Large-subunit ribosomal RNA, domain II from an Acidimicrobiia bacterium, 682 nucleotides, folded computationally. The organism belongs to Acidimicrobiia, within Bacteria. The full RNA is in RNAcentral, with records from ENA.

Context: one part of a larger RNA
RNA sequence: GCCAACGAGUUACGGUAUGUGGCGAGGUUAACCAGUGAUGGGAAGCCGGAGCGAAAGCGAGUCUGAAUAGGGCGUUUAGUCGCAUGCUGUAGACCCGAAGCCGAGUGAUCUAUCCAUGGCCAGUGUGAAGCGGGGGUAAGACCCCGUGGAGGCGCGAACCCACCUAGGUUGAAAACUGGGGGGAUGAGCUGUGGAUAGGGGUGAAAGGCCAAUCAAACUCGGUGAUAGCUGGUUCUCCGCGAAAUGCAUUUAGGUGCAGCGUUGCGUGUUCAGCCAUGGAGGUAGAGCACUGGAUGGGUUAGGGGCCCCACAAGGUUACCGACCCCAGCCAAACUCCGAAUGCCAUGGUUCCAAAGCGCAGCAGUGAGUCCUCGGGGGAUGAGCUUCGAUGGACGAGAGGGAAACAGCCCAGACCACCAACUAAGGCCCCUAAUUCUGUACUAAGUGGUAAACGAUGUGGGAUUGCAUAGACAGCCAGGAGGUUGGCUUAGAAGCAGCCACCCUUGAAAGAGUGCGUAAUAGCUCACUGGUCGAGUGAUCCUGCGCGGAUAAUGUAACGGGGCUCAAGUACAGAGCCGAAGUUGUGGAUUCAUACGUAAGUAUGAGUGGUAGCGGAGCGUCGAUCGUGCACUGAAGCAGGCGGGUAACUUUCUGUGGAGCGCGGUCGAGUGAGAAUGUUGGC
Numbered sequence: 001g002c003c004a005a006c007g008a009g010u011u012a013c014g015g016u017a018u019g020u021g022g023c024g025a026g027g028u029u030a031a032c033c034a035g036u037g038a039u040g041g042g043a044a045g046c047c048g049g050a051g052c053g054a055a056a057g058c059g060a061g062u063c064u065g066a067a068u069a070g071g072g073c074g075u076u077u078a079g080u081c082g083c084a085u086g087c088u089g090u091a092g093a094c095c096c097g098a099a100g101c102c103g104a105g106u107g108a109u110c111u112a113u114c115c116a117u118g119g120c121c122a123g124u125g126u127g128a129a130g131c132g133g134g135g136g137u138a139a140g141a142c143c144c145c146g147u148g149g150a151g152g153c154g155c156g157a158a159c160c161c162a163c164c165u166a167g168g169u170u171g172a173a174a175a176c177u178g179g180g181g182g183g184a185u186g187a188g189c190u191g192u193g194g195a196u197a198g199g200g201g202u203g204a205a206a207g208g209c210c211a212a213u214c215a216a217a218c219u220c221g222g223u224g225a226u227a228g229c230u231g232g233u234u235c236u237c238c239g240c241g242a243a244a245u246g247c248a249u250u251u252a253g254g255u256g257c258a259g260c261g262u263u264g265c266g267u268g269u270u271c272a273g274c275c276a277u278g279g280a281g282g283u284a285g286a287g288c289a290c291u292g293g294a295u296g297g298g299u300u301a302g303g304g305g306c307c308c309c310a311c312a313a314g315g316u317u318a319c320c321g322a323c324c325c326c327a328g329c330c331a332a333a334c335u336c337c338g339a340a341u342g343c344c345a346u347g348g349u350u351c352c353a354a355a356g357c358g359c360a361g362c363a364g365u366g367a368g369u370c371c372u373c374g375g376g377g378g379a380u381g382a383g384c385u386u387c388g389a390u391g392g393a394c395g396a397g398a399g400g401g402a403a404a405c406a407g408c409c410c411a412g413a414c415c416a417c418c419a420a421c422u423a424a425g426g427c428c429c430c431u432a433a434u435u436c437u438g439u440a441c442u443a444a445g446u447g448g449u450a451a452a453c454g455a456u457g458u459g460g461g462a463u464u465g466c467a468u469a470g471a472c473a474g475c476c477a478g479g480a481g482g483u484u485g486g487c488u489u490a491g492a493a494g495c496a497g498c499c500a501c502c503c504u505u506g507a508a509a510g511a512g513u514g515c516g517u518a519a520u521a522g523c524u525c526a527c528u529g530g531u532c533g534a535g536u537g538a539u540c541c542u543g544c545g546c547g548g549a550u551a552a553u554g555u556a557a558c559g560g561g562g563c564u565c566a567a568g569u570a571c572a573g574a575g576c577c578g579a580a581g582u583u584g585u586g587g588a589u590u591c592a593u594a595c596g597u598a599a600g601u602a603u604g605a606g607u608g609g610u611a612g613c614g615g616a617g618c619g620u621c622g623a624u625c626g627u628g629c630a631c632u633g634a635a636g637c638a639g640g641c642g643g644g645u646a647a648c649u650u651u652c653u654g655u656g657g658a659g660c661g662c663g664g665u666c667g668a669g670u671g672a673g674a675a676u677g678u679u680g681g682c
Base pairs, nucleotide, nucleotide: 001682002681003680004679005678006677011091012090013089014088015087016086017085018084019083020082021081022080023079026047027046028045032041033040034039051058052057061073062072063071064070094232095231097229101222102221103220104219105218106217112196113195114194115193116192117191118190119189120188121186123155124154125153126151130147131146132145133144134143135142159183160182161181163180164179165178166177167176198214200210201209202208235617236616237615238614239613240612245258246257247256248255249254259365260364261362262361263360264359265358266357267356270355272350273349274348275347276346277345278344279343285337286335287334291331292330293329295327296326297325298324302320303319304317305316306315307314368394369393370392371391372389373388374387375386376385377384399410400409401408414587415586416585417584419583420582421581425577426576427575428561429560430559434574436573437572438571439570440569441568447563453547454546457544458543459542460541461540462539463538464537465536466535474531475530476529477528478527480504481503482502485499486498487497510525514523515522588607589606590605591604592603593602594601595600618671620668621667622666623665624664625663626662627661628660629659636655637654638653639652640651642649643648
């Protein structure tokens, strides 16, 4: 891991509701007694029949109160005893699961420390005290030579330890092995026997060790401890069908009440949509009348500077500046204003549905998510977070589209069909359906990612200048004189800079557009003539394109192929494809209505579904009553043809060899795929 078997809402006694039965203003016994039993007896007790008050108490009333007031609770609707079922209380109370707490015991054959009694430590080195001799001294101290053999002394086996490294890591081993390492006469190592026991021991102290277990051992018991937590919880079909919110909570992943679901009874359109009428309101917007913010100008108190000044006064000001005036702004906590929606009320109307509302039984939910719209936080970031909305979807929703893709678009799956029409979206091939029609645009593979900004890309529209009295562009020619204007300057001559910017000749020519020179010179432009012969400039709006454009395995930013008068884009049009939508045909089922005694028939509307509520069944084991089968072959097992909407089931063949079905009623140790489930097998 697989297979098989086992494996989880039970039971007792109360409460309450529903169903059903008995009796009924009553209902009913309990213990116990008798009896084989059925049953009979047994009235103690309980519930109901009257309530109100804290109570005395009063009583269809009573309490409060001074009250014959008002108000509260009652009076007007039948109960009770069984049985069944739902839920609930007390019990282990659907099952498994702690870490733990307490009690009584068992452990020091491991290990810690201690006690008693034994054992062990090759070899070698060093050479303390003391002692002897010699030297030395006044005597010493002291020095030298020998002797001596001390030491938690040195080196190093046995023995003890475990510092480094390699291996081992489903090991040879639940701590080892190899090579090195430390101690090795000591606080040494070790044998045997003994002592200390669980909030206790022992500890050269690491919370270490106390039998592979230690921040409180192990065994059994209290014990089925408790677990607002995790996991699991076994057959079928039918009807309806949620929530992830509010308030509160030592509360936030729990719970209570409400909200939303379901079932029964009652009410009978009260609901909802629309129309009309009448209301309340301060949002969007807007505005500046208030509260604040804030820009420019005008006017002008006050202040500053300067002049003047003995004081007082006065003059002046490209300074600051209140109020006021003009113009232009901003605001969630501003409003002189002010919608659309929505909300409330009344009347009417549509609608008839598993609408609304009330009472009662039973829940689940109280982690939500994305999209759209309106806000706050954040960076007008997030597949971010937090509110609001009679919103939508997912949740609990399958089908088609979006390549793939809970929440987007279309659309709500009772079942069957090799029938049809459509939605979104599509129609060159992959791939069902047009290489469809018409008019344009795009050249960028734009389409098939992105901004500020940039650009004689290109289409459309508008306004305007010049132009056959010849424009624009090109070419030919002119582009002069006063004058080198004045100033400045070393110089300044159109062209460093400052000022002015006139006049003349002319077809035209600036006291000069740019280059250039030290300054001149030189080239050129504006402007003019000629040549040429028809358009040529400027601005604005707009369609589609271009650049801007950089990421990690590999094209990789159309799903792919591939596409250019498209298979791209815009507009207009004709067809077709396309879903579990709709239609057609057949069938099933629920509810309502009509008919019918009933069975049922017809019509209409339904039949996605998690938690959950309600209903109807299938199967297993046993009891009882009835009725059957079986050695001419029961159950079980294997295989096959059939039946039923499902759980399931009839029957045949083989095997098997002795029991088994069907109908009614009753009772359960009654249904397995999951629980790191339990046991067995492989």
Rfam family: Bacterial large subunit ribosomal RNA.